[in-house]
Context: one part of a larger RNA
RNA sequence: CGUCGCGAUGGUGGCCGGUUCUGACGAAAUGGUUUUCUUUACCCCGUCUUGAAACACGGACCAAGGAGUCUAACAUGCCCGCGAGUACAGGGGUGUUGAAACCCCCGUGCGCAGUGAAAGUGAAUGCAGGUGGGAAGCGCUCUGCGUGGCACCAUCGACCGACCAUGUCUCUUCGGGGGCGAGGUUUGAGUGUGAGCGUGCAUGUUGGGACCCGAAAGAUGGUGAACUAUGCCUGAAUAGGGCGAAGCCAGGGGAAACUCUGGUGGAGGCUCGUAGCGAUUCUGACGUGCAAAUCGAUCGUGAGAUUUGGGUAUAGGGGCGAAAGACUAAUCGAACCAUCUAGUAGCUGGUUCCCUCCGAAAUUUCCCUCAGGAUAGCUGCAACCUGCGUUCAGUUUUAUCAGGUAAAGCGAAUGAUUAGAGGCUGCGGGGAAGCAACUUCCUCGCCCUAUUCUCAAACUUUAAAUGGGUAAGAGACCGGGGUCGCUUAAUUGGACCCUGUGUUGGAAUGAAGGUUGCUAGUGGGCCAGUCCGGGUAAGCUGGACUGGCGAUGCGGGAUGAACCGAACGCCUAGUUAAAGCGCCAAACUGCCCGCUCACCUAGAUCCCACAAAAGGUGUUGGUUCAUUUAGACAGCAGGACGGUGGCCAUGGAAGUCGGAACCCGCUAAGGAGUGUGUAACAACUCACCUGCCGAAUGAACUAGCCCUGAAAAUGGAUGGCGCUGAAGCGAGCGGCUUAUACUAGGCCAUUGGGGAGAGUGCGUUUCCCCAAUGAGUAGGAGGGCGCGGGGCUCGUAGCGCAUCUUCGGCCGCGAGGCGGAGUGAAACGUGCCCCGGUGCAGAUCUUGGU
Numbered sequence: 001c002g003u004c005g006c007g008a009u010g011g012u013g014g015c016c017g018g019u020u021c022u023g024a025c026g027a028a029a030u031g032g033u034u035u036u037c038u039u040u041a042c043c044c045c046g047u048c049u050u051g052a053a054a055c056a057c058g059g060a061c062c063a064a065g066g067a068g069u070c071u072a073a074c075a076u077g078c079c080c081g082c083g084a085g086u087a088c089a090g091g092g093g094u095g096u097u098g099a100a101a102c103c104c105c106c107g108u109g110c111g112c113a114g115u116g117a118a119a120g121u122g123a124a125u126g127c128a129g130g131u132g133g134g135a136a137g138c139g140c141u142c143u144g145c146g147u148g149g150c151a152c153c154a155u156c157g158a159c160c161g162a163c164c165a166u167g168u169c170u171c172u173u174c175g176g177g178g179g180c181g182a183g184g185u186u187u188g189a190g191u192g193u194g195a196g197c198g199u200g201c202a203u204g205u206u207g208g209g210a211c212c213c214g215a216a217a218g219a220u221g222g223u224g225a226a227c228u229a230u231g232c233c234u235g236a237a238u239a240g241g242g243c244g245a246a247g248c249c250a251g252g253g254g255a256a257a258c259u260c261u262g263g264u265g266g267a268g269g270c271u272c273g274u275a276g277c278g279a280u281u282c283u284g285a286c287g288u289g290c291a292a293a294u295c296g297a298u299c300g301u302g303a304g305a306u307u308u309g310g311g312u313a314u315a316g317g318g319g320c321g322a323a324a325g326a327c328u329a330a331u332c333g334a335a336c337c338a339u340c341u342a343g344u345a346g347c348u349g350g351u352u353c354c355c356u357c358c359g360a361a362a363u364u365u366c367c368c369u370c371a372g373g374a375u376a377g378c379u380g381c382a383a384c385c386u387g388c389g390u391u392c393a394g395u396u397u398u399a400u401c402a403g404g405u406a407a408a409g410c411g412a413a414u415g416a417u418u419a420g421a422g423g424c425u426g427c428g429g430g431g432a433a434g435c436a437a438c439u440u441c442c443u444c445g446c447c448c449u450a451u452u453c454u455c456a457a458a459c460u461u462u463a464a465a466u467g468g469g470u471a472a473g474a475g476a477c478c479g480g481g482g483u484c485g486c487u488u489a490a491u492u493g494g495a496c497c498c499u500g501u502g503u504u505g506g507a508a509u510g511a512a513g514g515u516u517g518c519u520a521g522u523g524g525g526c527c528a529g530u531c532c533g534g535g536u537a538a539g540c541u542g543g544a545c546u547g548g549c550g551a552u553g554c555g556g557g558a559u560g561a562a563c564c565g566a567a568c569g570c571c572u573a574g575u576u577a578a579a580g581c582g583c584c585a586a587a588c589u590g591c592c593c594g595c596u597c598a599c600c601u602a603g604a605u606c607c608c609a610c611a612a613a614a615g616g617u618g619u620u621g622g623u624u625c626a627u628u629u630a631g632a633c634a635g636c637a638g639g640a641c642g643g644u645g646g647c648c649a650u651g652g653a654a655g656u657c658g659g660a661a662c663c664c665g666c667u668a669a670g671g672a673g674u675g676u677g678u679a680a681c682a683a684c685u686c687a688c689c690u691g692c693c694g695a696a697u698g699a700a701c702u703a704g705c706c707c708u709g710a711a712a713a714u715g716g717a718u719g720g721c722g723c724u725g726a727a728g729c730g731a732g733c734g735g736c737u738u739a740u741a742c743u744a745g746g747c748c749a750u751u752g753g754g755g756a757g758a759g760u761g762c763g764u765u766u767c768c769c770c771a772a773u774g775a776g777u778a779g780g781a782g783g784g785c786g787c788g789g790g791g792c793u794c795g796u797a798g799c800g801c802a803u804c805u806u807c808g809g810c811c812g813c814g815a816g817g818c819g820g821a822g823u824g825a826a827a828c829g830u831g832c833c834c835c836g837g838u839g840c841a842g843a844u845c846u847u848g849g850u
Base pairs, nucleotide, nucleotide: 044059045058046057047056060850061849062848063847064846065845068351070208071207072206073205074204075203076202077201078200080198081197082196085110086109087108088107090105091104092103093102094101114121115120129156130155131154132153133152137147138146139145140144158191159190160188161187162186163184164183166181167180168179169178170177171176211350212349214347218340219339220338221337222336223335229314230313231312232311233310234309235308236307237306238304240272241271242270243268247264248263249262250261251260252259253258276301277300278299281297282296284295285294316332318328319327353784354783355782356781357780358779363376365374366373367372377522378521380518381517382516383515384514385513386512391511392510393509395508396507397472398471399470400469401468407462408460409459414456415455416454419451421449422448423447426446427445428444429443430442431441432440433439475504476503477502478500479499480498481497482496483495484494486493525549526548527547528546529545530544531543532542533541534540554565555564556563569747570746571745572744573743574742575741579737580736581735582721583720584719588734590733591732593730594729595728603723614708615707616706618705619704620703621702622701623700624699625698626697627696635692636691637690638689639688641665642664643663647659648658671686675684676683748774749773750772751771752770753769754768755767756766785839787836788835789834790833791832792831794829795828796827804822805821806820807819809818810817811816
């Protein structure tokens, strides 16, 4: 240099696969969306509350705004810097990207020493102690053993200060002072080879407007008497009548005083009444008015304390008031304006995105505490230690201990309490005999004795069940060795320490357990079962134990906080619970036995939505006592007599008005009489006996269903219809229905456990496997979504940003994100950080709109 082969890079071509974009066509298993109809389930949110769908309050609708912030101090946790120091002010130096950064000095804060009221005093016996537990590391014969002993925990000892008690030396002005000890079951926020200081973040507490809105009040300084109250000054206004005071005149009377009559006169807080001023009644009109007090008619006053203009005076704890707490500018039992002031409120209302995990309390103690706080409890989070049995337990067993409830007892104590019986003496009352007698007798009671009846939260000899405490082995026993200032004559005893292939091998079942720091909410509770207290009782009130509701849905109870069943991620299949299976309405008008008929409304399923005493010859069972073939019961038939018209009483009373008594004879049997009846008799009838008949009959009690008892106001409720050999009631036996329960499977999340973490460019905050678990108000924690602004970075955009409208698209559990089409016309976004005036349905919220 050429050729061939292989490899790399680049170019080019073919084939295959993947991904992205895109045109046309295109079915529907399935899915999306919209509308209509039918069926099933379903009460309206927020809020205070034990409890709300409430005939409790807020809420017509839409948009925008709208509430735990910032700061200081402290506490705790975590990251970081330096570290017996640390941080900073000030000063100085070096230094200009520089007002930085770095270096030095001094000062200050906190820390490095405490203790004591203080004067004061002040932390080594020692490898900075002993014992028990104890990590890493190291070694070995490696599921373990040995060594090691940090941090830390428990315990004993030592040191410092205070306190208590005490010894000794010394000085002394005799009060006391100083020094050195040996002790203590006393005490400290101490020592024992130091851990702090500073920045930041999070949570909590407190002070600040302190999460937001909201008083009634209080204070300071001003403005008002144009309304209205009252005074004063100065002006103005006020028909026409009536009544007819004083004075005067004339005439009459009178001796006079004076008086009478008629006039004249024109007084008056007099009268009728216009204007004016006022405002009684219609409780008229009006009542989003003409009007935030008016209009009409009616009414009061209307020459005066009259009405009214202007001026002037009196001002807020002040005025003014013929006084009503009236009036003081539509405001008055203390005006209005501004400020303190974002006043304070233990009170009301509101308090804004998502998911995941955990999850309460309504109780203790204290408080001028009872609508509130603090404190403990209950909760969450964080950190650490240990770990499959030497640990733990809402359990059982065994052993042992304490107890005085239930029950029982009262011929046991205490207390209560019924009934008789016996009783010498005793006590009291009454009586008889007796002159009298503690003389006798009778009687009532106390008392005594043996019995008898009934009781007890504050009675008890006895005495449970349940419940409570402790224990079920680093032990005990037996050896060996050591220390001691105690003890002994004494290595004697005692105490302590070390040690052993020594003996004893000591219940069950289940399980992760423990320590520390910080800490929210709660501190109105309610219900059921059982046991107690109060109460006539209550859906009443106060406690205890357990379980629930509160904070909780699901199936059942027609309906329903709490009852029965059962607690919940999203689905599928199967099986059940409670409750059901005529139809409404899923499932047998299932089988078998009994009961029940209800004309004032038969009955029909825990809580629970009521019924009693007392009755029934309704019916069905049962118990006891009687009668009965020696013939019962019922039915039909016969007899039902004599003494005697028993005695008394009576006007009369012969079985039968009434009273007492209630015998005898004959009989098969017949009451000195069960009723009817008579003025009284009579007559009839019954009890009782007999005949016919031929087998059961009577009475009392008891309890199942049914009936009575059982009356209320809108028409009404076994849930409705309806149901009768049930579809009712009481038993038994099968089958079936269905819950978010149980079983199996799939998926999601959380927690725990196990494994991989490599070949290497990144990624391990990742990946794989297994198991268990999944309710939740107040509340806590973790992880995320969205908004505005800033930094870094990478991007989009006139070939159309943001916005807005719209949509059969896509992703995410979700907050939300992406996309298509249209509109629009100039800005906008991802990722990683930082900062926040950061998220609305409610507040009789604010403003605007409808």